Predicted 3D model of a 72-nucleotide RNA (transfer RNA) from a Minisyncoccota bacterium. Its Rfam family is "tRNA". Rfam links the family to the GO term triplet codon-amino acid adaptor activity. Taxonomically the source falls in Minisyncoccota (Bacteria, Bacillati).

[in-house]
RNA sequence: GCCUUUGUAGUUCAAUGGAUAGAACAGUCCCGUCCUAAGGGAUAGAUGUCGGUCCGAUUCCGGCCGAGGGCA
Numbered sequence: 001g002c003c004u005u006u007g008u009a010g011u012u013c014a015a016u017g018g019a020u021a022g023a024a025c026a027g028u029c030c031c032g033u034c035c036u037a038a039g040g041g042a043u044a045g046a047u048g049u050c051g052g053u054c055c056g057a058u059u060c061c062g063g064c065c066g067a068g069g070g071c072a
Stems, first nucleotide, its partner, number of pairs: 001071007010025004018055001027043005048064005
């Protein structure tokens, strides 16, 4: 340099073009306990970025950025 896969909560993963983007663990608050823990209740938090297509984009297309793999 070229080809290819990929990017969603702190982490690991969901979400055929149509919702209010969902779950587990982790976090915070409360209950619980003599204290801690187990357990229970509540709660905050995410689509890499810029464009395009579309009535509608996490999803499709392109550029850029990051990560993995291959070729040279």